[in-house]
Molecule: transfer RNA
Organism: Candidatus Woesearchaeota archaeon
RNA sequence: GCCCCGGUAGUCUAGCCCGGCCAAGGAUAGAGCCCUCUCGAGGCUCAGACACGGGUUCAAAUCCCGUUCGGGGCA
Numbered sequence: 001g002c003c004c005c006g007g008u009a010g011u012c013u014a015g016c017c018c019g020g021c022c023a024a025g026g027a028u029a030g031a032g033c034c035c036u037c038u039c040g041a042g043g044c045u046c047a048g049a050c051a052c053g054g055g056u057u058c059a060a061a062u063c064c065c066g067u068u069c070g071g072g073g074c075a
Stems, first nucleotide, its partner, number of pairs: 001074007010028004020058001030046005051067005
């Protein structure tokens, strides 16, 4: 230099190929409440994420382009 794969809450992960509501789902961690003599455990509620920029579209996490970060391959 070229090619391939990946980046989604504090952490882990689904959805992406084949675009579609409302609230981007789940687990764990966090906060509050209930329960309990108390503490676990259990139940309910709340808050929290699509790497960044642009494009296409009525509509983009998903498609296209560029950038960036990580991993791998070739030279």